[in-house]
RNA sequence: GGGAUCGUAGCUCAACGGUUAGAGCAGAGGACUCAUAAUCCUUUGGUUCUGGGUUCGAGUCCCAGCGGUCCCA
Repeated sequence: GGGAUCGUAGCUCAACGGUUAGAGCAGAGGACUCAUAAUCCUUUGGUUCUGGGUUCGAGUCCCAGCGGUCCCA
């Protein structure tokens, strides 16, 4: 320098172009217990990497940029 792929909650990941972006773990509160752990219930937490474009409507499609990983040179 060229190509592929990924970027969503603190972490690991879902989400057919559609009406409120969810799950597990973690965090907070509670139940249970003499107490702790485990278990169960409730709950907080999001500028979907950035900027544009298409569309009635974009996390999703298109373009550019940035960053991670891998391959080629």
The prediction has a mean pLDDT of 82. A computed fold for a 73-nucleotide RNA from a Planctomycetaceae bacterium, annotated as transfer RNA. NCBI's taxonomy places the organism under Bacteria, Pseudomonadati, Planctomycetota, Planctomycetales, Planctomycetaceae. Its Rfam family is "tRNA". The sequence is in RNAcentral, with records from ENA.